[in-house]
Molecule: transfer RNA
Organism: Ktedonobacterales bacterium
């Protein structure tokens, strides 16, 4: 140089155009216990705000759509096979 896969809160992953942080891991508080592991609950991505709630967020910029994590272009970063 071509031609394909992948990229998602800390870390794993799931959503195949319609509620984005599904679930699991960790992590922090609590229960329980004489302690304690284990089990059970809540919280856990970010910013404003007392608070109800609001805004921004899927690698990075653009498009298409009422609506994009999903489809399109370009670019970055990784893996693979061609040469």
């Nucleotide at each position: 140089g071509c031609c394909g896969g992948a990229g998602u809160g800390g870390c794993g992953a799931a959503a195949u155009g319609g509620c984005a942080g599904a679930c699991g891991c960790g992590g922090c508080a609590g229960a329980c216990u004489c302690a304690a592991a284990a089990u059970c609950u809540g919280c856990u991505c970010u910013c404003c705000g007392c608070g109800a709630g609001g805004g921004g967020g899927u690698g990075g910029g653009g498009g298409u759509u009422c609506g994009a994590g999903u489809c399109c272009c370009c670019c970055c970063u990784u893996c693979g096979g061609c040469a």